[in-house]
RNA sequence: GGAGUCGGCUGGACAGUCGCGUCAUCCCGGGGGCUUCGGCGCCCGGCGAUGCCGAGGAAAGUCCGGGCUCCACAGGGCACGGUGCCAGGUAACGCCUGGGCGGCGCGAGCCGACGGAAAGUGCAACAGAAAGAUACCGCCCAAGACUGCUCCGGCAGGACGGCAAGGGUGAAAUGGUGCGGUAAGAGCGCACCGCGAGCCUGGUAACAGGCCGGCACGGCAAACCCCACCGGGAGCAAGACCAAAUAGGGACCUCAUGACGCGGCCCGCGUCGGGUCCGGGUAGGUUGCUCGAGCGUAUCGGUGACGAUGCGCCUAGAGGAAUGACUGUCCACGACAGAACCCGGCUUACAGGCCGGCUCCGCCA
Numbered sequence: 001g002g003a004g005u006c007g008g009c010u011g012g013a014c015a016g017u018c019g020c021g022u023c024a025u026c027c028c029g030g031g032g033g034c035u036u037c038g039g040c041g042c043c044c045g046g047c048g049a050u051g052c053c054g055a056g057g058a059a060a061g062u063c064c065g066g067g068c069u070c071c072a073c074a075g076g077g078c079a080c081g082g083u084g085c086c087a088g089g090u091a092a093c094g095c096c097u098g099g100g101c102g103g104c105g106c107g108a109g110c111c112g113a114c115g116g117a118a119a120g121u122g123c124a125a126c127a128g129a130a131a132g133a134u135a136c137c138g139c140c141c142a143a144g145a146c147u148g149c150u151c152c153g154g155c156a157g158g159a160c161g162g163c164a165a166g167g168g169u170g171a172a173a174u175g176g177u178g179c180g181g182u183a184a185g186a187g188c189g190c191a192c193c194g195c196g197a198g199c200c201u202g203g204u205a206a207c208a209g210g211c212c213g214g215c216a217c218g219g220c221a222a223a224c225c226c227c228a229c230c231g232g233g234a235g236c237a238a239g240a241c242c243a244a245a246u247a248g249g250g251a252c253c254u255c256a257u258g259a260c261g262c263g264g265c266c267c268g269c270g271u272c273g274g275g276u277c278c279g280g281g282u283a284g285g286u287u288g289c290u291c292g293a294g295c296g297u298a299u300c301g302g303u304g305a306c307g308a309u310g311c312g313c314c315u316a317g318a319g320g321a322a323u324g325a326c327u328g329u330c331c332a333c334g335a336c337a338g339a340a341c342c343c344g345g346c347u348u349a350c351a352g353g354c355c356g357g358c359u360c361c362g363c364c365a
Base pairs, nucleotide, nucleotide: 001361002360003359004358005357006356007355008354009353010352012330013329014328015327016326017325018324020054021053023051024050025049026048027046028045029044030043031042033040034039056336060347061346063345064344065343066342067341068235069234070233071232080231081230082229083228084227085099086098087097088096089095100114101112102111103110104109115226116225120224121223122220123219136167137166138163139162140161146157147156148155149154175193176192177191178190179189180188194215195213196212198211199210200209201208202207239287240286241285242284249278250277251276252275253274254273258272259271260270261269262268294313295312296311297310298309299308300307301306331334
């Protein structure tokens, strides 16, 4: 100098003018309360003033996990769903950190549905003889049997016998390569690689190394299944409080020695007007609402995720929903995008800029 990889930060800057929202203080108007009559404090409205503050790294998708709230719930099991190498972190997680194993890369690094196929059931299109115990082509006659010949010693043949090396099919064909061996072959023997349900050592563990064993019916669990762990439901339109008008409900009083109905009559029962009080629901209002697993910083513990302690800070909270517009100057000319109960993650979108760790290549000294 070039190429690359990982992590972090930022997301136009400054000034002025105007506008919008919550809150605080003051002013103006209205209402009702108390009063020692001087005032005091409360509520509502203002198309008044001043001041503070006012979107994001993703506010998004709503995909996981939790807080909070209401409902349900003795305990256990079944069913259903989720997670799935090991250890740790955390309120919790499908997240994060560290480690193991496998794959990719020269490397820094990146990627991973990564438990179990000696429980059982099942599946494997096409091709192929055979996809689970198979022989199509092929190889071989050593033994046995058979056939033929025979000088009776044997010789030849091929399958209804032996083999699975070679060919062929397939994504996959019963460990691979080589040497020996054999009638031909074969872990039949040996070496290396692979494999293993055995032993030893190291490690918390996943796992690794060594020894041992010729080596056991291969693959698929993103098929059912088995194993381990986790899981009650609904969501701020959750929920809580105040509470009209009208209609309806209940209790008491009253009109009342009432009227009407049931009835031949009496008793009795029911219905009907007014008043006071009570309780439920609706409209409406208030709350839940933002101080929180919070943010910054320092020290300490830890490889790290993270934790502990001290100090400092307050950072939207609306309810048809505010956070904007214009002007000037500057630059590298500005992307994706807008809170609605809150928080931790993941994923997705994103112009440009800045910082740091590390790797590879080239050149110079």